[in-house]
Molecule: transfer RNA
Organism: Herbinix hemicellulosilytica
RNA sequence: GCUGUUGUAGCUCAGACGGUAGAGCACCUCAUUGGUAAUGAGGAGGUCAGCGGUUCAAGUCCGCCCAACAGCU
Numbered sequence: 001g002c003u004g005u006u007g008u009a010g011c012u013c014a015g016a017c018g019g020u021a022g023a024g025c026a027c028c029u030c031a032u033u034g035g036u037a038a039u040g041a042g043g044a045g046g047u048c049a050g051c052g053g054u055u056c057a058a059g060u061c062c063g064c065c066c067a068a069c070a071g072c073u
Stems, first nucleotide, its partner, number of pairs: 001072007010025004019056001027043005050064004
């Protein structure tokens, strides 16, 4: 230098052919207990790495760019 994969909640990851972004763990509140843990109920938390384009509508399609990983030279 070239090619490929990945980038979504604090962490680990889902999200068929474009149609209002989810789970587990963690966190907060409540219940339960003599008190913890465990368990149960509820809640908060997202510019979908970034910029632009296509579209009525983009996490998803296209271009550029950044980072990590892998391969080639």